[in-house]
Molecule: transfer RNA
Organism: Ascocoryne sarcoides NRRL 50072
């Protein structure tokens, strides 16, 4: 210098046009003599940024940023 993949909750990840979910973790409750385990509920995300197309974007297009890998 060129190419590719990835960026979504505190962490690991799903979701690829109709307005966002799981597991773990956190908080509260239940159970127990008590703790762990187990069960229930709740909180938590302007979906990396900007612009565009669309009735409607986390998703599609363009540009930018970051991380990783490959080639030279």
């Nucleotide at each position: 210098a060129g190419c590719a993949a990835c960026u979504u909750a505190g962490c690991u990840c799903a979701g690829g046009g109709g307005u966002a979910g799981a597991g773990c973790g956190g908080u509260g409750g239940g159970c127990u003599c008590a703790u762990a385990a187990c069960c229930c509920a709740c909180a938590g995300g302007u979906c990396c940024c900007u612009c565009g197309a669309u009735c409607g974007a986390a998703a599609c297009g363009a540009g930018g940023a970051g991380u990783u890998g490959c080639u030279a």